[in-house]
RNA sequence: GGUCGCGUAGUGUAGUGGUUAUCACGUUCGCUUUACACGCGAAAGGUCCCCAGUUCGAGCCUGGGCGUGACCA
Repeated sequence: GGUCGCGUAGUGUAGUGGUUAUCACGUUCGCUUUACACGCGAAAGGUCCCCAGUUCGAGCCUGGGCGUGACCA
RNA backbone atom coordinates (compact mmCIF):
# COMPACT_ATOMS: atom_id res chain seq x y z
P G A 1 -0.79 3.85 3.58
O5' G A 1 -0.80 2.85 2.30
C5' G A 1 -0.67 3.39 0.99
C4' G A 1 -0.66 2.24 0.00
C3' G A 1 -1.91 1.36 0.00
O3' G A 1 -2.98 1.93 -0.71
C1' G A 1 0.00 0.00 0.00
P G A 2 -4.48 1.69 -0.32
O5' G A 2 -4.75 0.18 -0.80
C5' G A 2 -4.73 -0.12 -2.18
C4' G A 2 -4.95 -1.61 -2.36
C3' G A 2 -6.20 -2.18 -1.72
O3' G A 2 -7.36 -1.97 -2.50
C1' G A 2 -4.35 -3.57 -1.20
P U A 3 -8.80 -1.80 -1.73
O5' U A 3 -9.16 -3.28 -1.28
C5' U A 3 -9.37 -4.30 -2.24
C4' U A 3 -9.60 -5.63 -1.56
C3' U A 3 -10.65 -5.64 -0.49
O3' U A 3 -11.98 -5.73 -1.00
C1' U A 3 -8.73 -6.76 0.31
P C A 4 -13.15 -5.04 -0.19
O5' C A 4 -13.35 -5.95 1.10
C5' C A 4 -13.81 -7.28 0.96
C4' C A 4 -13.64 -8.06 2.24
C3' C A 4 -14.34 -7.51 3.47
O3' C A 4 -15.73 -7.80 3.50
C1' C A 4 -12.16 -8.12 4.05
P G A 5 -16.70 -6.80 4.28
O5' G A 5 -16.42 -7.10 5.83
C5' G A 5 -16.73 -8.37 6.38
C4' G A 5 -16.16 -8.54 7.77
C3' G A 5 -16.66 -7.58 8.83
O3' G A 5 -17.96 -7.91 9.31
C1' G A 5 -14.32 -7.84 9.04
P C A 6 -18.91 -6.70 9.80
O5' C A 6 -18.29 -6.23 11.19
C5' C A 6 -18.21 -7.11 12.30
C4' C A 6 -17.32 -6.57 13.39
C3' C A 6 -17.75 -5.23 13.97
O3' C A 6 -18.79 -5.35 14.94
C1' C A 6 -15.43 -5.19 13.54
P G A 7 -19.80 -4.12 15.16
O5' G A 7 -18.94 -3.05 15.94
C5' G A 7 -18.34 -3.37 17.21
C4' G A 7 -17.56 -2.21 17.75
C3' G A 7 -18.40 -1.00 18.15
O3' G A 7 -17.84 -0.38 19.31
C1' G A 7 -16.79 -0.37 16.54
P U A 8 -18.39 -0.73 20.73
O5' U A 8 -19.95 -0.44 20.61
C5' U A 8 -20.44 0.89 20.54
C4' U A 8 -21.88 0.95 20.98
C3' U A 8 -22.15 0.44 22.38
O3' U A 8 -21.87 1.42 23.37
C1' U A 8 -23.73 -0.47 20.90
P A A 9 -20.91 0.99 24.63
O5' A A 9 -21.93 1.02 25.87
C5' A A 9 -21.45 0.71 27.19
C4' A A 9 -22.04 1.69 28.16
C3' A A 9 -21.62 1.44 29.60
O3' A A 9 -21.51 2.69 30.28
C1' A A 9 -23.97 1.22 29.42
P G A 10 -20.07 3.48 30.22
O5' G A 10 -19.16 2.56 31.16
C5' G A 10 -17.80 2.95 31.41
C4' G A 10 -17.07 1.82 32.09
C3' G A 10 -16.97 0.53 31.28
O3' G A 10 -15.87 0.56 30.39
C1' G A 10 -17.75 0.03 33.45
P U A 11 -15.99 -0.13 28.93
O5' U A 11 -15.97 -1.70 29.25
C5' U A 11 -14.80 -2.32 29.75
C4' U A 11 -15.02 -3.81 29.91
C3' U A 11 -15.65 -4.53 28.72
O3' U A 11 -14.71 -4.82 27.68
C1' U A 11 -16.78 -5.17 30.67
P G A 12 -15.20 -4.81 26.14
O5' G A 12 -16.13 -6.10 26.04
C5' G A 12 -15.55 -7.38 26.24
C4' G A 12 -16.63 -8.43 26.34
C3' G A 12 -17.61 -8.51 25.20
O3' G A 12 -17.08 -9.14 24.05
C1' G A 12 -18.78 -8.65 27.22
P U A 13 -17.76 -8.79 22.61
O5' U A 13 -19.31 -9.11 22.92
C5' U A 13 -20.04 -9.95 22.16
C4' U A 13 -21.44 -10.11 22.72
C3' U A 13 -22.54 -9.63 21.80
O3' U A 13 -22.80 -10.57 20.76
C1' U A 13 -23.00 -8.92 24.01
P A A 14 -23.23 -10.00 19.33
O5' A A 14 -24.82 -9.96 19.46
C5' A A 14 -25.51 -11.14 19.81
C4' A A 14 -26.96 -10.85 20.10
C3' A A 14 -27.72 -10.11 19.01
O3' A A 14 -28.11 -10.96 17.95
C1' A A 14 -28.25 -9.22 21.13
P G A 15 -28.03 -10.38 16.44
O5' G A 15 -29.11 -9.20 16.47
C5' G A 15 -30.49 -9.47 16.69
C4' G A 15 -31.25 -8.20 16.91
C3' G A 15 -31.13 -7.16 15.81
O3' G A 15 -31.98 -7.45 14.71
C1' G A 15 -30.82 -6.11 17.91
P U A 16 -31.36 -8.12 13.40
O5' U A 16 -32.33 -8.09 12.22
C5' U A 16 -33.43 -7.18 12.13
C4' U A 16 -33.92 -7.17 10.69
C3' U A 16 -34.55 -5.88 10.26
O3' U A 16 -34.26 -5.64 8.90
C1' U A 16 -36.13 -7.64 10.07
P G A 17 -33.01 -4.73 8.45
O5' G A 17 -33.33 -3.32 9.13
C5' G A 17 -34.36 -2.54 8.54
C4' G A 17 -34.77 -1.47 9.51
C3' G A 17 -36.27 -1.43 9.75
O3' G A 17 -36.52 -0.81 11.01
C1' G A 17 -35.64 0.51 8.66
P G A 18 -37.22 -1.74 12.18
O5' G A 18 -38.22 -0.71 12.88
C5' G A 18 -37.68 0.42 13.57
C4' G A 18 -38.80 1.26 14.14
C3' G A 18 -39.91 0.49 14.84
O3' G A 18 -40.43 1.28 15.89
C1' G A 18 -40.82 1.65 12.99
P U A 19 -39.74 1.05 17.38
O5' U A 19 -40.95 1.54 18.33
C5' U A 19 -41.53 2.82 18.08
C4' U A 19 -42.36 3.23 19.27
C3' U A 19 -41.60 3.30 20.59
O3' U A 19 -42.13 4.37 21.38
C1' U A 19 -43.37 1.74 20.79
P U A 20 -41.12 5.59 21.72
O5' U A 20 -40.17 5.02 22.87
C5' U A 20 -39.23 5.90 23.46
C4' U A 20 -38.44 5.18 24.57
C3' U A 20 -37.79 3.86 24.13
O3' U A 20 -36.54 3.76 24.81
C1' U A 20 -39.23 3.48 25.98
P A A 21 -35.19 3.80 23.95
O5' A A 21 -34.65 2.31 23.91
C5' A A 21 -35.33 1.30 23.18
C4' A A 21 -34.41 0.16 22.88
C3' A A 21 -33.65 -0.39 24.09
O3' A A 21 -34.44 -1.31 24.82
C1' A A 21 -32.14 -0.04 22.29
P U A 22 -33.96 -1.86 26.26
O5' U A 22 -33.43 -3.34 25.95
C5' U A 22 -34.31 -4.33 25.42
C4' U A 22 -33.63 -5.66 25.31
C3' U A 22 -32.94 -6.16 26.56
O3' U A 22 -33.83 -6.73 27.50
C1' U A 22 -31.53 -6.49 24.70
P C A 23 -33.47 -6.71 29.08
O5' C A 23 -32.37 -7.85 29.24
C5' C A 23 -32.69 -9.21 29.01
C4' C A 23 -31.44 -10.05 28.85
C3' C A 23 -30.50 -10.06 30.03
O3' C A 23 -30.92 -10.92 31.07
C1' C A 23 -29.27 -9.75 28.04
P A A 24 -30.42 -10.60 32.61
O5' A A 24 -28.89 -11.06 32.64
C5' A A 24 -28.55 -12.42 32.44
C4' A A 24 -27.06 -12.60 32.30
C3' A A 24 -26.23 -12.02 33.44
O3' A A 24 -26.18 -12.85 34.59
C1' A A 24 -25.29 -11.39 31.36
P C A 25 -26.10 -12.17 36.05
O5' C A 25 -24.60 -11.59 36.14
C5' C A 25 -23.50 -12.47 36.12
C4' C A 25 -22.20 -11.73 35.90
C3' C A 25 -21.89 -10.63 36.91
O3' C A 25 -21.37 -11.12 38.15
C1' C A 25 -21.50 -9.83 34.73
P G A 26 -21.76 -10.34 39.50
O5' G A 26 -21.14 -8.89 39.33
C5' G A 26 -19.75 -8.70 39.34
C4' G A 26 -19.37 -7.30 38.95
C3' G A 26 -19.93 -6.20 39.85
O3' G A 26 -19.15 -6.03 41.03
C1' G A 26 -20.31 -5.60 37.61
P U A 27 -19.85 -5.60 42.39
O5' U A 27 -20.38 -4.12 42.12
C5' U A 27 -19.46 -3.04 41.89
C4' U A 27 -20.19 -1.73 41.67
C3' U A 27 -21.21 -1.37 42.74
O3' U A 27 -20.60 -0.78 43.88
C1' U A 27 -22.16 -1.06 40.60
P U A 28 -21.18 -1.10 45.34
O5' U A 28 -22.53 -0.27 45.41
C5' U A 28 -22.52 1.14 45.33
C4' U A 28 -23.93 1.70 45.26
C3' U A 28 -24.88 1.16 46.30
O3' U A 28 -24.73 1.81 47.57
C1' U A 28 -25.92 1.08 44.19
P C A 29 -25.06 1.01 48.91
O5' C A 29 -26.65 0.90 48.92
C5' C A 29 -27.44 2.08 49.03
C4' C A 29 -28.91 1.77 48.80
C3' C A 29 -29.51 0.69 49.68
O3' C A 29 -29.82 1.13 51.01
C1' C A 29 -30.19 0.35 47.46
P G A 30 -29.79 0.04 52.20
O5' G A 30 -31.09 -0.84 51.97
C5' G A 30 -32.38 -0.24 52.05
C4' G A 30 -33.45 -1.21 51.60
C3' G A 30 -33.51 -2.54 52.33
O3' G A 30 -34.17 -2.46 53.58
C1' G A 30 -33.67 -2.92 50.01
P C A 31 -33.76 -3.44 54.79
O5' C A 31 -34.31 -4.85 54.33
C5' C A 31 -35.71 -5.07 54.15
C4' C A 31 -35.98 -6.45 53.62
C3' C A 31 -35.39 -7.61 54.42
O3' C A 31 -36.15 -7.93 55.57
C1' C A 31 -34.98 -7.94 52.11
P U A 32 -35.38 -8.29 56.99
O5' U A 32 -34.58 -9.62 56.66
C5' U A 32 -35.27 -10.82 56.35
C4' U A 32 -34.32 -11.89 55.85
C3' U A 32 -33.15 -12.18 56.76
O3' U A 32 -33.49 -13.06 57.84
C1' U A 32 -32.37 -11.95 54.54
P U A 33 -33.14 -12.64 59.35
O5' U A 33 -31.56 -12.84 59.43
C5' U A 33 -30.99 -14.13 59.28
C4' U A 33 -29.49 -14.08 59.34
C3' U A 33 -28.89 -13.29 60.51
O3' U A 33 -28.87 -14.04 61.71
C1' U A 33 -27.80 -12.70 58.48
P U A 34 -29.33 -13.33 63.06
O5' U A 34 -28.25 -12.18 63.31
C5' U A 34 -28.47 -11.15 64.28
C4' U A 34 -27.18 -10.43 64.60
C3' U A 34 -26.38 -9.98 63.39
O3' U A 34 -26.85 -8.74 62.91
C1' U A 34 -24.96 -11.08 64.93
P A A 35 -27.02 -8.56 61.34
O5' A A 35 -25.51 -8.61 60.80
C5' A A 35 -24.61 -7.55 61.07
C4' A A 35 -23.21 -7.93 60.63
C3' A A 35 -23.06 -8.32 59.19
O3' A A 35 -22.97 -7.20 58.33
C1' A A 35 -21.94 -9.89 60.54
P C A 36 -23.56 -7.30 56.83
O5' C A 36 -22.55 -8.27 56.07
C5' C A 36 -21.23 -7.85 55.79
C4' C A 36 -20.37 -9.00 55.30
C3' C A 36 -20.81 -9.69 54.03
O3' C A 36 -20.49 -8.96 52.86
C1' C A 36 -20.16 -11.31 55.62
P A A 37 -21.42 -9.05 51.61
O5' A A 37 -21.28 -10.59 51.14
C5' A A 37 -20.08 -11.04 50.55
C4' A A 37 -20.09 -12.54 50.39
C3' A A 37 -21.17 -13.11 49.50
O3' A A 37 -20.85 -13.01 48.12
C1' A A 37 -21.09 -14.36 51.48
P C A 38 -22.01 -12.70 47.04
O5' C A 38 -22.95 -13.99 47.09
C5' C A 38 -22.45 -15.25 46.67
C4' C A 38 -23.41 -16.36 47.01
C3' C A 38 -24.81 -16.21 46.45
O3' C A 38 -24.89 -16.61 45.07
C1' C A 38 -24.96 -16.81 48.71
P G A 39 -25.82 -15.82 44.06
O5' G A 39 -27.28 -16.00 44.67
C5' G A 39 -27.90 -17.28 44.71
C4' G A 39 -29.18 -17.25 45.51
C3' G A 39 -30.21 -16.23 45.04
O3' G A 39 -30.96 -16.71 43.92
C1' G A 39 -29.98 -16.07 47.37
P C A 40 -31.41 -15.66 42.81
O5' C A 40 -32.58 -14.83 43.49
C5' C A 40 -33.77 -15.48 43.93
C4' C A 40 -34.67 -14.54 44.70
C3' C A 40 -34.98 -13.20 44.03
O3' C A 40 -35.98 -13.30 43.03
C1' C A 40 -34.38 -12.82 46.28
P G A 41 -35.88 -12.35 41.75
O5' G A 41 -36.27 -10.91 42.34
C5' G A 41 -37.58 -10.70 42.87
C4' G A 41 -37.69 -9.33 43.51
C3' G A 41 -37.31 -8.14 42.63
O3' G A 41 -38.32 -7.78 41.70
C1' G A 41 -36.34 -7.90 44.76
P A A 42 -37.88 -7.10 40.35
O5' A A 42 -37.39 -5.64 40.74
C5' A A 42 -38.33 -4.68 41.22
C4' A A 42 -37.63 -3.48 41.82
C3' A A 42 -36.83 -2.60 40.87
O3' A A 42 -37.64 -1.74 40.10
C1' A A 42 -35.58 -2.98 42.83
P A A 43 -37.07 -1.21 38.67
O5' A A 43 -35.90 -0.16 39.04
C5' A A 43 -36.22 1.02 39.76
C4' A A 43 -34.95 1.71 40.21
C3' A A 43 -34.03 2.20 39.11
O3' A A 43 -34.46 3.42 38.56
C1' A A 43 -32.77 1.08 40.76
P A A 44 -34.03 3.79 37.03
O5' A A 44 -32.52 4.29 37.15
C5' A A 44 -32.17 5.41 37.95
C4' A A 44 -30.68 5.45 38.19
C3' A A 44 -29.83 5.53 36.94
O3' A A 44 -29.72 6.87 36.45
C1' A A 44 -28.97 3.88 38.37
P G A 45 -29.75 7.13 34.92
O5' G A 45 -28.40 6.44 34.41
C5' G A 45 -27.13 6.92 34.80
C4' G A 45 -26.05 5.95 34.40
C3' G A 45 -25.99 5.62 32.93
O3' G A 45 -25.29 6.60 32.19
C1' G A 45 -25.86 3.63 34.18
P G A 46 -25.97 7.30 30.93
O5' G A 46 -25.89 6.22 29.74
C5' G A 46 -24.64 5.58 29.49
C4' G A 46 -24.46 5.35 28.01
C3' G A 46 -24.90 6.49 27.09
O3' G A 46 -23.97 6.65 26.03
C1' G A 46 -26.03 4.51 26.47
P U A 47 -23.07 8.01 26.01
O5' U A 47 -23.65 8.86 24.76
C5' U A 47 -25.00 9.26 24.73
C4' U A 47 -25.36 9.85 23.39
C3' U A 47 -24.82 9.11 22.17
O3' U A 47 -25.76 9.22 21.11
C1' U A 47 -24.06 11.34 22.17
P C A 48 -26.31 7.89 20.53
O5' C A 48 -25.20 6.75 20.71
C5' C A 48 -24.38 6.40 19.62
C4' C A 48 -23.95 4.97 19.74
C3' C A 48 -23.56 4.33 18.41
O3' C A 48 -22.46 3.44 18.60
C1' C A 48 -25.32 3.12 19.38
P C A 49 -21.37 3.27 17.47
O5' C A 49 -20.42 4.53 17.70
C5' C A 49 -19.80 4.79 18.94
C4' C A 49 -18.67 5.75 18.77
C3' C A 49 -18.95 6.92 17.86
O3' C A 49 -19.64 7.98 18.51
C1' C A 49 -16.90 5.93 17.26
P C A 50 -20.70 8.84 17.68
O5' C A 50 -19.80 9.78 16.76
C5' C A 50 -18.89 10.71 17.34
C4' C A 50 -18.14 11.45 16.26
C3' C A 50 -19.00 12.07 15.17
O3' C A 50 -19.56 13.31 15.56
C1' C A 50 -17.20 10.92 14.19
P C A 51 -20.98 13.78 14.97
O5' C A 51 -20.65 14.17 13.47
C5' C A 51 -19.69 15.17 13.20
C4' C A 51 -19.47 15.30 11.70
C3' C A 51 -20.72 15.36 10.86
O3' C A 51 -21.32 16.65 10.88
C1' C A 51 -19.19 13.86 9.87
P A A 52 -22.82 16.86 10.35
O5' A A 52 -22.60 16.74 8.78
C5' A A 52 -23.69 16.49 7.95
C4' A A 52 -23.22 16.00 6.59
C3' A A 52 -24.31 15.37 5.74
O3' A A 52 -25.08 16.32 5.06
C1' A A 52 -22.45 13.93 5.78
P G A 53 -26.68 16.23 5.11
O5' G A 53 -26.97 15.03 4.10
C5' G A 53 -26.46 15.09 2.78
C4' G A 53 -26.52 13.76 2.09
C3' G A 53 -27.90 13.12 2.01
O3' G A 53 -28.69 13.67 0.98
C1' G A 53 -26.29 11.50 2.64
P U A 54 -30.26 13.72 1.14
O5' U A 54 -30.71 12.19 0.99
C5' U A 54 -30.51 11.50 -0.23
C4' U A 54 -30.94 10.06 -0.11
C3' U A 54 -32.35 9.87 0.42
O3' U A 54 -33.33 10.05 -0.61
C1' U A 54 -30.87 8.38 1.51
P U A 55 -34.58 11.00 -0.31
O5' U A 55 -35.44 10.19 0.75
C5' U A 55 -35.96 8.91 0.45
C4' U A 55 -36.45 8.20 1.67
C3' U A 55 -37.40 8.99 2.55
O3' U A 55 -38.72 9.01 2.04
C1' U A 55 -35.78 7.92 3.90
P C A 56 -39.56 10.41 2.01
O5' C A 56 -39.87 10.63 3.56
C5' C A 56 -40.46 11.86 3.98
C4' C A 56 -40.94 11.73 5.41
C3' C A 56 -39.94 11.11 6.38
O3' C A 56 -39.01 12.06 6.88
C1' C A 56 -42.02 10.03 6.64
P G A 57 -37.43 11.67 6.95
O5' G A 57 -37.41 10.56 8.10
C5' G A 57 -37.71 10.90 9.44
C4' G A 57 -37.86 9.67 10.30
C3' G A 57 -36.62 8.77 10.36
O3' G A 57 -35.66 9.23 11.29
C1' G A 57 -38.56 7.46 10.01
P A A 58 -34.12 9.14 10.90
O5' A A 58 -33.76 7.58 10.94
C5' A A 58 -34.00 6.82 12.16
C4' A A 58 -32.90 5.78 12.34
C3' A A 58 -31.53 6.38 12.61
O3' A A 58 -30.79 5.49 13.45
C1' A A 58 -31.44 5.11 10.64
P G A 59 -30.80 5.68 15.01
O5' G A 59 -29.73 4.62 15.56
C5' G A 59 -28.34 4.91 15.43
C4' G A 59 -27.54 3.63 15.41
C3' G A 59 -27.64 2.83 14.12
O3' G A 59 -26.69 3.28 13.16
C1' G A 59 -28.00 1.40 15.96
P C A 60 -27.08 3.40 11.60
O5' C A 60 -27.47 1.91 11.18
C5' C A 60 -26.51 0.89 11.22
C4' C A 60 -27.12 -0.46 10.87
C3' C A 60 -27.68 -0.54 9.46
O3' C A 60 -27.44 -1.84 8.92
C1' C A 60 -29.41 -0.97 11.04
P C A 61 -26.28 -2.04 7.79
O5' C A 61 -26.89 -1.21 6.56
C5' C A 61 -27.75 -1.83 5.62
C4' C A 61 -28.08 -0.88 4.48
C3' C A 61 -26.92 -0.06 3.97
O3' C A 61 -26.10 -0.78 3.06
C1' C A 61 -28.77 1.36 4.28
P U A 62 -24.50 -0.48 3.00
O5' U A 62 -24.43 0.93 2.25
C5' U A 62 -24.85 1.06 0.90
C4' U A 62 -24.63 2.47 0.40
C3' U A 62 -23.26 3.05 0.67
O3' U A 62 -22.28 2.61 -0.25
C1' U A 62 -24.90 4.64 1.25
P G A 63 -20.72 2.50 0.23
O5' G A 63 -20.24 4.02 0.30
C5' G A 63 -20.16 4.79 -0.88
C4' G A 63 -19.77 6.22 -0.58
C3' G A 63 -18.53 6.39 0.30
O3' G A 63 -17.31 6.22 -0.42
C1' G A 63 -20.22 7.82 1.08
P G A 64 -16.00 5.64 0.34
O5' G A 64 -15.52 6.85 1.25
C5' G A 64 -15.09 8.06 0.66
C4' G A 64 -14.92 9.16 1.69
C3' G A 64 -14.01 8.84 2.87
O3' G A 64 -12.63 8.96 2.56
C1' G A 64 -15.99 9.82 3.67
P G A 65 -11.58 8.00 3.33
O5' G A 65 -11.56 8.59 4.81
C5' G A 65 -11.13 9.91 5.04
C4' G A 65 -11.40 10.34 6.46
C3' G A 65 -10.74 9.51 7.55
O3' G A 65 -9.36 9.85 7.72
C1' G A 65 -12.98 9.90 8.13
P C A 66 -8.31 8.70 8.18
O5' C A 66 -8.69 8.43 9.69
C5' C A 66 -8.56 9.47 10.67
C4' C A 66 -9.11 9.02 12.01
C3' C A 66 -8.56 7.70 12.53
O3' C A 66 -7.29 7.82 13.12
C1' C A 66 -10.90 7.74 12.79
P G A 67 -6.25 6.59 13.02
O5' G A 67 -6.86 5.50 14.02
C5' G A 67 -6.98 5.80 15.42
C4' G A 67 -7.79 4.74 16.13
C3' G A 67 -7.33 3.31 15.96
O3' G A 67 -6.23 2.99 16.79
C1' G A 67 -9.67 3.42 15.68
P U A 68 -5.13 1.90 16.26
O5' U A 68 -5.92 0.52 16.30
C5' U A 68 -6.37 -0.02 17.53
C4' U A 68 -7.28 -1.21 17.29
C3' U A 68 -6.70 -2.34 16.46
O3' U A 68 -5.81 -3.17 17.21
C1' U A 68 -8.88 -1.88 15.73
P G A 69 -4.64 -3.99 16.42
O5' G A 69 -5.41 -5.20 15.75
C5' G A 69 -6.00 -6.20 16.58
C4' G A 69 -6.82 -7.16 15.74
C3' G A 69 -6.11 -7.85 14.60
O3' G A 69 -5.32 -8.94 15.01
C1' G A 69 -8.20 -7.06 13.85
P A A 70 -4.09 -9.44 14.11
O5' A A 70 -4.76 -10.21 12.88
C5' A A 70 -5.46 -11.41 13.09
C4' A A 70 -6.14 -11.87 11.81
C3' A A 70 -5.22 -12.03 10.62
O3' A A 70 -4.50 -13.25 10.61
C1' A A 70 -7.15 -10.84 9.98
P C A 71 -3.04 -13.31 9.96
O5' C A 71 -3.32 -13.25 8.40
C5' C A 71 -4.00 -14.29 7.74
C4' C A 71 -4.44 -13.89 6.35
C3' C A 71 -3.34 -13.47 5.40
O3' C A 71 -2.63 -14.58 4.82
C1' C A 71 -5.08 -11.91 5.28
P C A 72 -1.11 -14.41 4.37
O5' C A 72 -1.18 -13.43 3.11
C5' C A 72 -1.80 -13.84 1.91
C4' C A 72 -1.85 -12.72 0.90
C3' C A 72 -0.51 -12.09 0.56
O3' C A 72 0.27 -12.87 -0.35
C1' C A 72 -2.11 -10.40 0.90
P A A 73 1.86 -12.80 -0.25
O5' A A 73 2.24 -11.31 -0.70
C5' A A 73 2.00 -10.89 -2.03
C4' A A 73 2.25 -9.42 -2.20
C3' A A 73 3.66 -8.94 -1.78
O3' A A 73 4.63 -9.16 -2.78
C1' A A 73 2.03 -7.49 -0.86